The prediction has a mean pLDDT of 90.
The part of an RNA shown here (large-subunit ribosomal RNA, domain VI) has 268 nucleotides and comes from a soil metagenome.
The full RNA is in RNAcentral, with records from MGnify.
Rfam family: Bacterial large subunit ribosomal RNA.
Context: one part of a larger RNA
């Protein structure tokens, strides 16, 4: 830009895509079928590999913003207790995201059409013949079902709700004057399991949107200070102590301040 008045939202589903895979074991049954030796079909039933999707409860991995320990030096006047530099200075753990090797899920069944092929009645051609008329089966395939995108599906669709003045001319469509500036939508901020950027999505005081605060969860793993033991290294109380990113909930302290813009007026 279109979709013929302009908005918010929910949808049909035309057409598009992805999927489509394979084995082991049992039971039926050592049955059928075979002298034996072996050894089914049809039909059910567990488990399994690849491949594909989704998550992160669980194993685990990563986690330079959390927490420990621990060498060397430099500083903070010194003990002490910190901090800076040595790839995060090494090293031992680790929340949230993020992830595969973790965990769940997928193929499936089921309906039409039918291909090779088997068949039914069955004449041209008193037989036969599955085929000419007509008619049942029948493939891991196809077309539906089931899972994604979809109405620029220019054939552009439905369904809700929500919004729009007067005058003069004109049949209208408009035009001009005056008033208007709606519904919604942008910008502008605060911010996201969104995102290269845009774009989506959530708030903005009638507010939990983010960071802060307060609880919890979670993770390190016993703080400093002081006491007590030891000649000390160091150990125990004090205490599951202190510290503590991303997570949950709750709380307006901070910051989402004022405001501009855009959109028109009943639609030949």
């Nucleotide at each position: 830009c279109g979709u013929u008045g302009g908005a918010g939202g929910a949808u049909u589903g035309a057409g598009g895509g992805a999927u489509g895979c394979c084995g082991u074991c049992c039971c039926u049954a050592g049955u059928a079928c075979g002298a034996g030796a072996g050894g089914a079909c049809c039909g059910g039933g567990a488990c399994g590999g690849a491949c594909c999707g989704a998550c992160c409860u669980c194993u685990g991995g990563u986690g330079u913003a959390c927490c420990g320990g621990u060498u060397g030096u430099c500083g903070c006047g010194c003990c002490a207790g910190c901090g800076g530099c040595a790839g995060u200075g090494c090293c031992g753990g680790g929340u949230a995201g993020c992830u595969a090797u973790g965990u769940c899920g997928g193929g499936a069944a089921g309906g039409g059409a039918g291909a090779a092929c088997c068949g039914c009645u069955g004449a041209a051609a008193g037989c036969a013949u599955c085929u000419a008329a007509g008619u049942g089966g029948g493939a891991a395939g196809c077309c539906c079902c089931g899972c994604c995108c979809a109405a620029g599906a220019u054939g552009a669709g439905u369904c809700c709700u929500c919004c729009c003045g007067g005058g003069u001319c004109g049949u209208a469509a408009g035009a001009c004057c005056c008033c208007u500036g709606a519904a919604g939508g942008g910008c502008c901020g605060u911010g996201g399991a969104a995102g290269a950027c845009c774009a989506c999505c959530a708030c903005g005081u009638u507010g939990a949107u983010a960071g802060g605060c307060g609880g919890c969860a979670g993770g390190u793993g016993g703080a400093a200070g002081c006491g007590u033991a030891g000649c000390g290294a160091u150990a125990c109380g004090u205490g599951a102590a202190g510290c503590c990113g991303a997570g949950c909930c709750g709380u307006a302290c901070u910051a989402a301040g004022g405001g501009c813009c855009c959109g028109u007026g009943u639609g030949g």